Model confidence (mean pLDDT): 83 of 100. A computed fold for a 693-nucleotide part of an RNA from Compostibacter hankyongensis, annotated as large-subunit ribosomal RNA, domain II. The RNAcentral record of the full RNA draws on ENA. It matches the Rfam family "Bacterial large subunit ribosomal RNA".
Context: one part of a larger RNA
């Protein structure tokens, strides 16, 4: 991992509370026990007590009252009547209370054969250096002292085996080993290493000190008890079928992933069907200050200009007074123009009421409950960066709890809400070359970038193309080009080394000769020169230029594994715009059968049955309702069975289903069916528990 078994709301209670069945009823009931009988089980008797018939009040005590008060007042609580026993069941309470799971506490003993330490009392340390102090001779000293050879043989002394240890690295890592191996490394007479005894015990030992060690356990051992501690936690929690169906709020909380009370949901009951308080429309009548708009209607900000108080500057002056003033600026005019906490103004919605009209809901009291992390999206908003798949509010939707068919693929987008079957049909949305069902549809335009082909681009740049508008030029000849001219005074004047059209600076930038020619539009020279252009003739012969707005393109454009429209591929289309027509395309709607919930009619052999008609049958948590199967008991078929039970394997049937039936092999001895009744009553999950493989 898989099979098989075993495994989770259960028992109790003089409880409390409600439903429902039944008994007696202003009553209801018996407990303990006692008789009867051989015993047990029934039945009888027991009336103590309970609960109800009266309450009020701290009580005393009054009483349909009663308590506060001074009250006869004025309030509180009552009062016009239904319980009570029992049984089943829902939900609580009190018990381990739906099962399994702690880390820990607290308690009585157990461990020092591993380890830490420490006593007692044995044992081990090959071989080889090194040569302390002292010690002797000799030298040497007045004696010392001090040298020098010899001697000696100290050392947490040195090299290295046994022996201890455990530095580096490889390997081992479901290892040979729950800590080893091999290579190398440190001690190695020393706070050395070991044998055997034997003492130190759990908030306690021992620790040359790591929080280490104290039997593979150690920031408090290890068993065994309280114990089923507790777990606001995390998993688990076993048949079917049918109705109805949520919450992710809001106010408190030693609260925030937990309650509590409301809010939603279920189920019964009530009131009304002679009836509207719900929900919708329609019309009336109202409150209200958003959105927009305004602001010479405040307040608060404010543009650009008028006027003019005050200031600053200045100019006079002994000082003033007066003047000026491209400087500031109050009020006040024009003008323009802002506001959540501005309003002279003011909608649509939505709110109240009251009328019809349509629907069928709302209300109240009672039993069960979940829920109290929610999320994305349109829409109005704060907060933030008009950031976020962010946050926080209001308001729809939809997911949660929702299948279907599009969106390549994808909780929420768009369509559309799954009662069942059908190899009938029409559509939504989105499609209709091929994957791939349907048009290489029709029309008329765009686009050449593969732009585009359902997913982001922008300032800005640009004779890209296409449109559409306005305005100048032009057969008396445009525009472009080609061919010629482009002159004089003069190299204007000034300046300057030079300045002659063309460094610079002035000017009546004049004038003449022109078909036309600037005191020059660029280039160029050291200054000239030279080369253009403006301008004009001549050829040419039809359009030609500027400026504006739209369409669709084009640059601008860089992301981290191999690209791409889902691919494939596609250019008068398989791109883009606009118009029509077909067709495909879902569980949407029709059609055929059926099933099943309510409400309504009819009939009948009326707690029910059959029939028809309406509406309806997505569903998490959760409420209700109705069944199956399994085990044992009672009653019953005075059932079935070696002419074959159960139980195993198959095959048909048969019910929505849980299941049930019948009958073939195979099995060999118990085993049903109806009516009760009781439950050790239903496994895929709990890193479940056992065993097999």
């Nucleotide at each position: 991992g898989c099979c098989u078994a075993c495994g989770a709301g259960u028992u109790a209670c003089u409880c409390c509370u409600c439903a429902c069945u039944g008994g007696c009823g202003a009553g209801g009931u018996u407990a303990a026990g006692u008789u009867c009988u051989g015993a047990a089980a029934u039945a009888a008797c027991g009336g103590a007590g309970c609960c109800g018939u009266a309450g009020c009040g701290a009580a005393a005590g009054c009483g349909a009252g009663u308590c506060c008060g001074a009250a006869c007042a004025g309030g509180g609580c009552g009062u016009u009547u239904a319980g009570u026993c029992a049984g089943u069941g829902g939900g609580g309470g009190u018990a381990g209370a739906c099962g399994c799971g702690a880390a820990a506490c607290u308690u009585u003993g157990u461990g020092a054969u591993c380890u830490a330490u420490c006593c007692a009392u044995g044992g081990g340390c090959a071989g080889g250096u090194u040569g302390a102090a002292g010690g002797u001779u000799u030298g040497g000293u007045a004696a010392c002292a001090c040298a020098a050879a010899c001697u000696g043989g100290a050392g947490g002394a040195c090299c290295g085996a046994a022996c201890c240890c455990g530095u580096u690295a490889g390997c081992g890592u479901u290892g040979a080993a729950a800590a080893g191996c091999u290579a190398u490394g440190g001690g190695a007479u020393g706070a050395c290493c070991u044998g055997u005894g034997g003492a130190u015990a759990g908030g306690g030992g021992u620790g040359a000190a790591a929080g280490g060690c104290c039997a593979a356990u150690c920031a408090a051992a290890c068993u065994g008890a309280g114990a089923g501690a507790u777990a606001g936690c995390u998993c688990g929690u076993u048949c079917u079928c049918c109705c109805c169906g949520a919450a992710a709020u809001g106010u408190u909380u030693u609260u925030a992933g937990g309650a509590a009370c409301a809010g939603c949901c279920u189920c019964g009951g009530a009131u009304u069907a002679u009836g509207a308080a719900g929900u919708g429309u329609u019309a009336u009548a109202g409150a209200g200050g958003u959105a927009g708009a305004g602001c010479u209607a405040c307040u608060a900000a404010u543009u650009g200009g008028g006027c003019u108080a005050g200031g600053g500057g200045g100019u006079g002056u002994c000082a003033a007074a007066a003047c000026c003033u491209a400087c500031c600026a109050a009020a006040c005019c024009c003008u323009g123009a802002u506001a959540a906490a501005c309003u002279c103004c003011g909608a649509a919605u939505g709110c109240u009421a009251u009328a019809a009209c349509a629907u069928a809901u709302c209300u109240c009291c009672g039993g069960g409950a979940g829920u109290g992390a929610g999320g994305c999206u349109g829409u109005g908003g704060g907060c933030g960066c008009u950031a976020a798949g962010g946050u926080c509010c209001a308001u729809g939707g939809c997911c949660g709890a929702g299948a279907g068919g599009g969106a390549a693929a994808u909780a929420a987008c768009c369509c559309a809400g799954a009662u069942u079957a059908u190899c009938a049909g029409c559509u939504a949305a989105g499609g209709u070359c091929c994957c791939u069902a349907a048009a290489c549809g029709u029309a008329u335009g765009u686009u050449a970038a593969g732009u585009u082909g359902a997913u982001c681009a922008a300032a800005c740049g640009a004779a890209g193309u296409u449109u559409c508008a306005a305005c100048c030029c032009u057969a008396u000849g445009a525009c472009a080009g080609c061919u010629a001219g482009g002159a004089u005074g003069u190299u204007g004047g000034c300046u300057u080394g030079g300045a002659a059209g063309c460094a610079g600076c002035c000017a009546u930038u004049c004038a003449u000769u022109u078909a036309a020619a600037g005191a020059g539009u660029g280039c160029g020279u050291a200054a000239c020169a030279g080369c253009u252009c403006a301008c004009u003739a001549g050829u040419c012969g039809a359009g030609g230029g500027u400026u504006g707005g739209g369409g669709c393109a084009c640059g601008g454009a860089a992301a981290a594994u191999a690209a791409u429209c889902g691919g494939g591929c596609a250019u008068c289309a398989a791109a883009c715009a606009u118009a029509c027509u077909a067709c495909c395309g879902a569980a949407g709607c029709u059609a055929u059968a059926g099933a099943u919930g309510c409400u309504c009619c009819g009939c009948c052999u009326c707690u029910g049955g059959c029939g028809g008609a309406g509406c309806g049958u997505g569903g998490u948590a959760g409420g209700g309702g109705a069944g199956c199967a399994u085990u044992c008991c009672c009653a019953u078929c005075u059932g079935c069975g070696u002419u074959g039970a159960a139980g195993g394997u198959g095959u048909g049937u048969c019910g929505c289903g849980a299941g049930g039936c019948a009958u073939g092999c195979u099995g060999g001895a118990g085993u049903g069916u109806u009516g009760g009744g009781a439950a050790a009553a239903g496994a895929a999950a709990a890193u479940g528990u056992a065993g097999g493989c």